RNA sequence: AGAGUUUGAUCCUGGCUCAGGACGAACGCUGGCGGCGUGCCUAACACAUGCAAGUCGAGCGAAGCUCCCGUUUUGAUUUCUUCGGAAUGACGAACGGGAAGACUUAGCGGCGGACGGGUGAGUAACGCGUGGGCAACCAACCUUCCACAGGGGGACAACAUCGUGAAAACGGUGCUAAUACCGCAUGAAAUCAUAGUAUGGCAUCAUACAAUGGUCAAAGAUUUAUCGGUGGAAGACGGGCCCGCGUCCAAUUAGCUAGUUGGUGAGGUAACGGCCCACCAAGGCGACGAUUGGUAGCCGAACUGAGAGGUUGAUCGGCCACAUUGGGACUGAGACACGGCCCAGACUCCUACGGGAGGCAGCAGUGGGGAAUAUUGCACAAUGGGGGAAACCCUGAUGCAGCAACGCCGCGUGAAGGAAGAAGGCUUUCGGGUUGUAAACUUCUUUGAUCAGGGACGAAACAAAUGACGGUACCUGAAGAACAAGCCACGGCUAACUACGUGCCAGCAGCCGCGGUAAUACGUAGGUGGCAAGCGUUGUCCGGAUUUACUGGGUGUAAAGGGCGUGUAGACGGGAUGGUAAGUCAGAUGUGAAAUAUCGGGGCUCAACCCCGGGACUGCAUCUGAUACUGCUGUUCUUGAGUAUCGGAGAGGAAAGCGGAAUUCCUAGUGUAGCGGUGAAAUGCGUAGAUAUUAGGAGGAACACCAGUGGCGAAGGCGGCUUUCUGGACGAAAACUGACGUUGAGGCGCGAAAGCGUGGGGAGCAAACAGGAUUAGAUACCCUGGUAGUCCACGCCGUAAACGAUGAAUACUAGGUGUAGGAGGUAUCGACCCCUUCUGUGCCGGAGUUAACACAAUAAGUAUUCCACCUGGGGAGUACGACCGCAAGGUUGAAACUCAAAGGAAUUGACGGGGGCCCGCACAAGCAGUGGAGUAUGUGGUUUAAUUCGAAGCAACGCGAAGAACCUUACCAGGGCUUGACAUCCCUUGCAUAGUGUAGAGAUACAUGAAGUCCUUCGGGACAAGGAGACAGGUGGUGCAUGGUUGUCGUCAGCUCGUGUCGUGAGAUGUUGGGUUAAGUCCCGCAACGAGCGCAACCCUUACGGCUAGUUGCCAUCAUUAAGUUGGGCACUCUAGCAGGACUGCCGAUGGAUAAAUCGGAGGAAGGUGGGGAUGACGUCAAAUCAUCAUGCCCCUUAUGUCCUGGGCUACACACGUACUACAAUGGUCAAAACAGAAGGAAGCGAAGGCGCGAGCCGGAGCGAAUCCCCAAAUAUGACCUCAGUUCAGAUUGCAGGCUGCAACCCGCCUGCAUGAAGUCGGAAUUGCUAGUAAUGGCAGGUCAGCAUACUGCCGUGAAUACGUUCCCGGGCCUUGUACACACCGCCCGUCACACCAUGAGAGUUUGCAACACCCGAAGUCGAUAGUCUAACCGCAAGGAGGACGUUGCCGAAGGUGGGG
Repeated sequence: AGAGUUUGAUCCUGGCUCAGGACGAACGCUGGCGGCGUGCCUAACACAUGCAAGUCGAGCGAAGCUCCCGUUUUGAUUUCUUCGGAAUGACGAACGGGAAGACUUAGCGGCGGACGGGUGAGUAACGCGUGGGCAACCAACCUUCCACAGGGGGACAACAUCGUGAAAACGGUGCUAAUACCGCAUGAAAUCAUAGUAUGGCAUCAUACAAUGGUCAAAGAUUUAUCGGUGGAAGACGGGCCCGCGUCCAAUUAGCUAGUUGGUGAGGUAACGGCCCACCAAGGCGACGAUUGGUAGCCGAACUGAGAGGUUGAUCGGCCACAUUGGGACUGAGACACGGCCCAGACUCCUACGGGAGGCAGCAGUGGGGAAUAUUGCACAAUGGGGGAAACCCUGAUGCAGCAACGCCGCGUGAAGGAAGAAGGCUUUCGGGUUGUAAACUUCUUUGAUCAGGGACGAAACAAAUGACGGUACCUGAAGAACAAGCCACGGCUAACUACGUGCCAGCAGCCGCGGUAAUACGUAGGUGGCAAGCGUUGUCCGGAUUUACUGGGUGUAAAGGGCGUGUAGACGGGAUGGUAAGUCAGAUGUGAAAUAUCGGGGCUCAACCCCGGGACUGCAUCUGAUACUGCUGUUCUUGAGUAUCGGAGAGGAAAGCGGAAUUCCUAGUGUAGCGGUGAAAUGCGUAGAUAUUAGGAGGAACACCAGUGGCGAAGGCGGCUUUCUGGACGAAAACUGACGUUGAGGCGCGAAAGCGUGGGGAGCAAACAGGAUUAGAUACCCUGGUAGUCCACGCCGUAAACGAUGAAUACUAGGUGUAGGAGGUAUCGACCCCUUCUGUGCCGGAGUUAACACAAUAAGUAUUCCACCUGGGGAGUACGACCGCAAGGUUGAAACUCAAAGGAAUUGACGGGGGCCCGCACAAGCAGUGGAGUAUGUGGUUUAAUUCGAAGCAACGCGAAGAACCUUACCAGGGCUUGACAUCCCUUGCAUAGUGUAGAGAUACAUGAAGUCCUUCGGGACAAGGAGACAGGUGGUGCAUGGUUGUCGUCAGCUCGUGUCGUGAGAUGUUGGGUUAAGUCCCGCAACGAGCGCAACCCUUACGGCUAGUUGCCAUCAUUAAGUUGGGCACUCUAGCAGGACUGCCGAUGGAUAAAUCGGAGGAAGGUGGGGAUGACGUCAAAUCAUCAUGCCCCUUAUGUCCUGGGCUACACACGUACUACAAUGGUCAAAACAGAAGGAAGCGAAGGCGCGAGCCGGAGCGAAUCCCCAAAUAUGACCUCAGUUCAGAUUGCAGGCUGCAACCCGCCUGCAUGAAGUCGGAAUUGCUAGUAAUGGCAGGUCAGCAUACUGCCGUGAAUACGUUCCCGGGCCUUGUACACACCGCCCGUCACACCAUGAGAGUUUGCAACACCCGAAGUCGAUAGUCUAACCGCAAGGAGGACGUUGCCGAAGGUGGGG
């Protein structure tokens, strides 16, 4: 940094997609270690269990524990005993008393539970960020300072007792302490009131000074070190309130607001304030976006980016909000309080049913939800917090450990040598290549893991003691390469390729797209590439995307200029000068928390990570200064703008009046059979008199010529003439004003046609409608009619391809040439001409611009200002909503869903029932046919065991096949063989083979068997048999894997290249143009100049004469014969060689600037390529052929190979193609007479002669052929037939024969006799042919044993017609349009049927949200209140002050009802 994708290709516009980075991630496969981090993004869903906030006995009483003493009780044990008992009196128990302790603590009391920890539901807000303010505030603990602590009083818990209750808990009575509570005293620098002085400030005010009066304090503990208490001042930390600026989306949310905005007074608060209340006023907010709806905790920062930006708000840090949902207050320095209280709602639990208990969004953990997120761990050792004088206690804060590759960082899975390039795998052209120095093997090392030994720092105190982590990190030693690699990709983008399998199946895919039998794209394997303890996928964000463009885009045709004007707000704005200092610039100060990021250092072995320092944090605020520019303000100027004067031009607008031509209608006349209309007709009109024509009249609408890319207007638009009223522009001159200007969101006005309303009018025209035509249909085009409407007046509508598809304004930037209006100059007064200038309107064109086309002073150029609009195609200018409208409808204007394009300009082709030019038996003009019949042959179809296969419009169909009885033969049935019918290699053997016999359908099998071979370097080979395996073989598949060959367009005149030039490019030019030709043939011109493949020529043949040569050819002359038979001859014919000849060379005309060339003529056998042939450019049709041959791949291998016998390819209702023969008299039959060319011939042609009616047979001369053989018919002549299904035609069939061949049944050809079918010239349609041609007649050849109506050749006889290029078909060149490029057999539109997806509407139904009105009204603050009770104070007392309960008023959550959104 870019890339892929629209096209046949190109440039552009434009979207989609990819490569990068990131993550609290998840999923798939895999998984060695360590360090540092991170870990419910979803249900602010519900929670079992444990823990997370306590502490102080140095505040207090009391109780317990330990000890001692006494009394009572008990009576173990021991002693004595008369055995009755007596004495002793332990451990205990109860009661009472005492003292101390290093003990414990339920209660009173103090401090702390407002911190720490969690979460992000709510909140669009002074909530947060940033900067200020409080002269409007608070402040426990802490620090400093000043002052003080005197003397009293009355209670309540605990406790005891009684009682209620299941419990939770509660009540009554009685006792008691305090650092608990309450008076009194003292008290000012505190506070209030009164009047005052001075200074300062910011309006209220603040500070200082002195005076008088009023009010308020206190607590003690103790180990005697100290710790506390009260009042006040100040500080620090922390809070409260206010303000400037900033802080998401929607206008399809435009108006909102009654405590609302302000004032006065009172209340309330720590404090200002409608914070609350009473009264008064009617304000306040909003297009600079109020209100409403939706979404959202905000920031430091994080990710990304070159930056500007965009996105995010996990972890860490700051602020805020919340604690099951809603409301409320209490206590307190601080809360309206996560682990406090009260009430209401929902839910869960206990219950004796009466009533109670609870709140994990603390740490773990559970269920649930979800793609998804951890242990019911250890410790207070460190850091920090609470309490305490302290020891110490508490601390799921925190420090650690556990789980998880979730992330970042580091390390390892070995290192060096090692080619017989091992084996194995994969592949192969079978040679090899690759895996690959990779392995083995040799030498070496030991990080991690394992075992053993040692063993920390973290601990700072205060001498000691104290470590959860942890026997951890780290160090040392031991053993052995030993225990440790996967994932994704490999068609392009994008690094990396082969094989097999599959066969539009299975599948892949981010985009383009792969897969239909040779898939580098699917699956697997080998190999390769990438990353690596990870690798891929999915999701999200930024980037690429300059694809919302501030940096940094556009609007003529790609999306995009409002239909036009006027003008409000706003934005922008001429010259000079003064002031100010808001913007702007400079300096200074404060702030911009820390962390992060960055730079420089340092610490963990490195790194991640952590620590230190610097800069930065582009911002905000304050002060000082500068004044060029902008702003504000004063003065002034005239060039922008405007006014006045003079002048001419104009379909500018409105109203009234007038005019002629034409159409139609009416009346009358003339006049008679048609008129009208069309491609052709018909409907229509007309004998009741039309059309035509003449005269008169009526009525409406529009204004010919002039008339012009002429004029006017803002646009829409405006056209006969006259008058009236009226707007604007232009020119001249320079009198006046003095920036008064430009643009213009909203607003207002104008606005073609059609349409709507009311009332007129209505000649012509004419939607709808009717009829006639056309047509398959024709709701159209054409015709005949015809109503709204078109016209007028008034009122709506408000849209058009309302277009120059080009917003308005100003300035500047080469020219040329028209046209309209005006002014000036020159000239002699005019006119004309010429020149200059202003305004408008056109064309051409340079620079420049543009993707190109094009624009080009009337810009789409260069700049400035303002407005409008665009952001892929479709859905859609649709839906919903709103506004406007009488309606039609208009304005505004989405989304779901869907596609990978849609589009602009230009290029090359192709195409056009586009144009121009030209050609061809293309049409026309002719001749003969096909299509009808019979037969032959091929094909389709059908049939069959098989009817082998291929060929399919022209360009398959008498085609492959130049010849299927067997063979051929590939098909079918049956019978055989399996290294094979055929080839090569190896081993053994020596014959092989011919012949004969038997069996068999034959292949074959068995037997017999003569001769016993050939070459040799003597090894062997040829040949044959047997054997093993490599292999053979395949007319099996794929002509869409191929080579080669062929057809076709088309013997059409085209197809290209090099260099140069033009174009951003595809491409163009050349090859186009003017002529000409059969021809891109030639000439001329030309940014082209040349060249190649084609054309032509060169080749063969034919037409002419010459020369040479005469045998097998020929015979004029001379002989000869039956005969060129022979002698002779080579003149002629002929044969076959060589040269020649024809080139527009000559003449004339045409052509034009020349020329090419054309036409005519002469001469000539032949004349304009003389006729014919061979010869087929670049390419098209995936044209044909795997069955000529060759060949890749696939398939078969006792068969899809091979051999044999028989059958089939010859079938037959039918359809088509190609031929033959006919239908007859231009003929048929008979008789008899003539004339060719070119071929072929040895397993051949076969003569003469003979036989047969004939096919043919016998025969065998001659000939390897200019020698011999094979060789014509039509025609001419004569006779008969006389128009018939015939003396036409010959199918079919019967009989008898001939030939070939092993063999004519299926299934050959020919002959004779007999038989004698259809057919009497052929519908629609269609073919060939332009001269020795068509037509017609026969002959020959190849194939071949035999078989020809086919094919290929040959000669005989021998025509007609072509005006011409309008039309049909095909083709060539130029040009034009195109939305086609598979290229018109293209592309493509709409309806309908069914199913489904998304969306709208829909009788309705249902849920939620935020407000509103009314009802009810919990807890509770505040207020009222003598119903009840009452310790401290006053009073001698009665009583009072004060308080509590109760009752009650306002407000008030939830709830209920209701109508709207």